[in-house]
RNA sequence: CUCAUCUAGAGUGGUGGAGGGAAACGGCCCUUAGAAGCCCGGCAACCGGCGCGAUGCGCUUGGUGCCAAUUCCGGCGGGAUAAUCCCGCAAGAUGAG
Numbered sequence: 001c002u003c004a005u006c007u008a009g010a011g012u013g014g015u016g017g018a019g020g021g022a023a024a025c026g027g028c029c030c031u032u033a034g035a036a037g038c039c040c041g042g043c044a045a046c047c048g049g050c051g052c053g054a055u056g057c058g059c060u061u062g063g064u065g066c067c068a069a070u071u072c073c074g075g076c077g078g079g080a081u082a083a084u085c086c087c088g089c090a091a092g093a094u095g096a097g
Base pairs, nucleotide, nucleotide: 001097002096003095004094005093006092011040013039014038015037019030020029021028025074026073027072041067042066043065046063047062048060049059050058051057052056071091075089076088077087078086079085080084
């Protein structure tokens, strides 16, 4: 840089001790009825592998990823009655090339 996906899913475990929501800022939240990290466990099925009358489906010992809240919300454009909601784009994340 290109392509695909992003409102589904995933523990009343061990350890650890105060932070966390992937930079900053703002909001709004989670957290000592215990945060991050690590271990175990799990989810998923993008890649790999295996199977199957298969432009697909299933399984999962492997490589990633993920396991509060839509990608927690925030920008730009358009639409729908007012709270608010919807669509597209941007930005970001993950995978493959």

Predicted 3D model of a 97-nucleotide RNA (SAM riboswitch aptamer (S box leader)) from a soil metagenome. The prediction has a mean pLDDT of 84. The sequence is in RNAcentral, with records from MGnify.